[in-house]
Annotation: Transfer RNA from Nanosynbacter sp., 75 nucleotides, folded computationally.
Parts: sequence; C1' cells; structure tokens
RNA sequence: GCGGGUGUAGUACAGCGGUUAGUAUGCAAGUUUUCCAAACUUGAGAUCGGAGUUCGAUUCUCCGCACCCGCACCA
Repeated sequence: GCGGGUGUAGUACAGCGGUUAGUAUGCAAGUUUUCCAAACUUGAGAUCGGAGUUCGAUUCUCCGCACCCGCACCA
C1' cells in the first nucleotide's frame, strides 16, 4: 500500500428499519445473617465520529478514526 472483519453499559456479548436498546458479570442501596459469603429485591450505567437514504437509522450506504486478520513492499 491492497483486501476482509469488528466497533452497543466497567467487562463479555445479544438485538430488529419503528416504542422502555436487553442478558450475564461487575458497581451502589436494601432485606436476610452474630459477621462474612451466598440468596433475594431495587437502582445507576451504553449504540466510535460525521454525512447521506428514509416518515423514521443502533440497524442500510459513503467518508473518517481505532482495533484484529490476510496479502504485498521495504533497506
């Protein structure tokens, strides 16, 4: 340089063109317990950035950015 893939809570992942964006774990509070742990209840927390298409975009298209994989080049 070329091609492909990924980007969503702190972490690991789902998600469908349409409403409350969900699960696990972690975090906070409460109940329980002599205490801890466990269990149960409740809560906070996220769509990489920009543009486009559309009545409507997290989802589709384009451009960037970051990361991963493969190929090529290099003195």

Its mean pLDDT, the model's own confidence on a scale to 100, is 80. It matches the Rfam family "tRNA". It is annotated as a transfer RNA. NCBI's taxonomy places the organism under Bacteria, Nanosynbacteria, Nanosynbacterales, Nanosynbacteraceae, Nanosynbacter. It is recorded under the gene name trnG.